Model confidence (mean pLDDT): 87 of 100. The part of an RNA shown here (small-subunit ribosomal RNA, 5' domain) has 527 nucleotides and comes from Gammaproteobacteria bacterium TMED1. The organism belongs to Gammaproteobacteria, within Bacteria. Its Rfam family is "Bacterial small subunit ribosomal RNA". Rfam links the family to the GO terms structural constituent of ribosome and ribosome.
[in-house]
Context: one part of a larger RNA
RNA sequence: GAUUGAACGUUGGCGGCAGGCCUUACACAUGCAAGUCGAACGGUAACAGCGGAGCUUGCUCCGGCUGACGAGUGGCGGACGGGUGAGUAACGCGUGGGAAUCUACCCAGUAGCGGGGGAUAGCCCGGGGAAACCCGGAUUAAUACCGCAUACGCCCUAAGGGGGAAAGCGGGGGACCUUUCGAGGCCUCGCACUAUUGGAGGAGCCCGCGUUGGAUUAGCUAGUUGGUGGGGUAAAAGCCUACCAAGGCGACGAUCCAUAGCUGGUCUGAGAGGACGAUCAGCCACACUGGGACUGAGACACGGCCCAGACUCCUACGGGAGGCAGCAGUGAGGAAUAUUGUGCAAUGGGCGAAAGCCUGACACAGCCAUGCCGCGUGUGUGAAGAAGGCCCUAGGGUUGUAAAGCACUUUCAGUAGCAAGGAACUAACCGGGUUAAUAUCCCGGCGAAAUGACGUUAGCUACAGAAGAAGUACCGGCUAACUCCGUGCCAGCAGCCGCGGUAAUACGGAGGGUACGAACGUUAAUC
Numbered sequence: 001g002a003u004u005g006a007a008c009g010u011u012g013g014c015g016g017c018a019g020g021c022c023u024u025a026c027a028c029a030u031g032c033a034a035g036u037c038g039a040a041c042g043g044u045a046a047c048a049g050c051g052g053a054g055c056u057u058g059c060u061c062c063g064g065c066u067g068a069c070g071a072g073u074g075g076c077g078g079a080c081g082g083g084u085g086a087g088u089a090a091c092g093c094g095u096g097g098g099a100a101u102c103u104a105c106c107c108a109g110u111a112g113c114g115g116g117g118g119a120u121a122g123c124c125c126g127g128g129g130a131a132a133c134c135c136g137g138a139u140u141a142a143u144a145c146c147g148c149a150u151a152c153g154c155c156c157u158a159a160g161g162g163g164g165a166a167a168g169c170g171g172g173g174g175a176c177c178u179u180u181c182g183a184g185g186c187c188u189c190g191c192a193c194u195a196u197u198g199g200a201g202g203a204g205c206c207c208g209c210g211u212u213g214g215a216u217u218a219g220c221u222a223g224u225u226g227g228u229g230g231g232g233u234a235a236a237a238g239c240c241u242a243c244c245a246a247g248g249c250g251a252c253g254a255u256c257c258a259u260a261g262c263u264g265g266u267c268u269g270a271g272a273g274g275a276c277g278a279u280c281a282g283c284c285a286c287a288c289u290g291g292g293a294c295u296g297a298g299a300c301a302c303g304g305c306c307c308a309g310a311c312u313c314c315u316a317c318g319g320g321a322g323g324c325a326g327c328a329g330u331g332a333g334g335a336a337u338a339u340u341g342u343g344c345a346a347u348g349g350g351c352g353a354a355a356g357c358c359u360g361a362c363a364c365a366g367c368c369a370u371g372c373c374g375c376g377u378g379u380g381u382g383a384a385g386a387a388g389g390c391c392c393u394a395g396g397g398u399u400g401u402a403a404a405g406c407a408c409u410u411u412c413a414g415u416a417g418c419a420a421g422g423a424a425c426u427a428a429c430c431g432g433g434u435u436a437a438u439a440u441c442c443c444g445g446c447g448a449a450a451u452g453a454c455g456u457u458a459g460c461u462a463c464a465g466a467a468g469a470a471g472u473a474c475c476g477g478c479u480a481a482c483u484c485c486g487u488g489c490c491a492g493c494a495g496c497c498g499c500g501g502u503a504a505u506a507c508g509g510a511g512g513g514u515a516c517g518a519a520c521g522u523u524a525a526u527c
Stems, first nucleotide, its partner, number of pairs: 001527004006523005013375006019368002021333001026331003030328003035076003040073002043069002047067003050063006083286003092211007101203003106199007114148001116146002124137005154163003168191006176185003212258003219249003224246008261283004265276004288309005311322004339365001341364003347361001348359004378408004388399004412468001414463005422454001429445005471516005476497003482511005492499002
């Protein structure tokens, strides 16, 4: 000099854009943060509509009939998104390669989607318990579950053969058929479903090289190193196991100890390098502590389960409940770090055919000079060089065009009004495709109406009046800036040299000056 997730002191007008627990991975009150689908299913607890009944005339009851929908079965999603950096010196990360793998949803291809069965939640009845919740009986549905049939391709094989699948739901419809007149068959479209091939994206595994300090850590290793048989995994492998052999690593630093998430990058520097790894992005690890598996395409799963432990809470003492390193917020710790805000309008995500629902992701707002940047606190004129202050050789000098006065302007803030953009996906219409069809559905074009948390938005216009807006540090040398008074080795200053013991430009105050300016200094830290 540059820099900072800074803090402290003094001061403080506005805006834009960013950033904001670096400490206790300490403990957490409260609310919210993951649901959704009735176009899979049986149904009807609530609300509304409709129909009916009773009457006391505005209530009660009945009917799942309709919109919807509590609880339940089932599907998909809760493995993403969000947080943290404890652990980890490791194939964890970075980079470059590799072969023995898996992949829900999505895209493309091929082939299918036939016919049956038995249960079980819920509901009802009964019982136990303070509760959490649990048990028994009866009954019921499915895209839940299980067989049978079929098998292009698929899997196993000793190549003879053997094995294996599915599910429906919704929209529309001219003949024809059935009909308990509700509808169904049939045709067609859409969404689902099954098997398999390829892709895309994702994930698992292996290897070369790189990746902090210590030798006042020199030897380390028994599943250890390799082989065979067996097991195991989606997959290679001591991954596991039995047996056999005795190997494997190490001064090119093994082992041990300490420290640490890694990277893109950030800061500094002419560069080489050094230091760091906040925000943003990629990867990893973790989710009260330790262990474990279940489900699933994917987890050994932050807001899932089980066991153990510590802690907190409830209890009828028998037994139960919980996990903010999600967003806010509280206590504690600390020099120190924000609101228990608004909204799903946009972007993105989950579910759904869609309407839509959910979304503390996100978009915004609030607080903080924490940082960077921009703007303002007036402009011109004005010598009687006013008054006052300070200094003085008492003549004067300086503050100083500074003020006052005169003439203007009105940014920003204030008040009032106007007002973009963030918002088009869509209906209707036209054309094309599918189809027996002009129906339905899909695609393209054109294209109304509606939809904004922010929001009293940005911006613009009008009004009034210089009106509301300047400080901080320093002035001995380094280092820009000097005098007076007070003090008298005292009180004090100080980054270094050093000042202060009676004229101190170095202490304290004042006048003046210098520097920077909504900041200025100090401390800490890095180069």